[in-house]
RNA sequence: GUUCUCAGGGCAGGGUGAAAGUCCCUACCGGCGGUAAUGGUCUUCGGAUCAAAGCCCGCGAGCGCCUGUUAUGCAGGGUCAGCAGAUCUGGUGUGAAUCCAGAGCCGACGGUUAUAGUCCGGAUGGAAGAGAAC
Numbered sequence: 001g002u003u004c005u006c007a008g009g010g011c012a013g014g015g016u017g018a019a020a021g022u023c024c025c026u027a028c029c030g031g032c033g034g035u036a037a038u039g040g041u042c043u044u045c046g047g048a049u050c051a052a053a054g055c056c057c058g059c060g061a062g063c064g065c066c067u068g069u070u071a072u073g074c075a076g077g078g079u080c081a082g083c084a085g086a087u088c089u090g091g092u093g094u095g096a097a098u099c100c101a102g103a104g105c106c107g108a109c110g111g112u113u114a115u116a117g118u119c120c121g122g123a124u125g126g127a128a129g130a131g132a133a134c
Base pairs, nucleotide, nucleotide: 001134002133003132004131005130006129013025014024015023027118028117029107030106031059032058033057034056038051039050040049041048042047054105055104062083063082065077066076067075068074069073087103088102089101090100091099109121110120111119
C1' cells in the first nucleotide's frame, strides 16, 4: 500500500397524572487513541510485555456551516462561525489529572397523549480505531 473482518452500554422499584421507560425519589450505563507512582506474566536482573481514566490531552458519528443547483430536495466538502458533556475534597508520596477513600457531576439531533444518556428513528448506515492476510 491492497483486500477482508470487527468496532456502544443502560429505566429495575416507587410517586403524580387522562397520559411519563421523558417529570419527581431511587436505579442503571460508560466508544476509540494517548498518558500512568498501580497490577499480572516473563527475565540473562539491564529490562521486556500485557491490562488499567465517562468528567487529563485528543478523536468519533450527528447538527450547524460552506460549495453546486430553481430548490425546504439532492450531491459534494470535512472543521471550515458555532454546538458536540462533566471533578472536587481528603490520604499517601519528592511528585497524583490517572493510585486509595469520600462526595459530586455529565451525556448530539429528530420523534412522542408529557420535558428522554437508557424508548423509537436516520442506522442492515457511518466512524475514531483494532485485528488478519498478501
Predicted 3D model of a 134-nucleotide RNA (FMN riboswitch aptamer (RFN element)) from Sneathiella aquimaris. The model forms 100% of the base pairs in the Rfam consensus. The prediction has a mean pLDDT of 77. The RNAcentral record of the sequence draws on MGnify.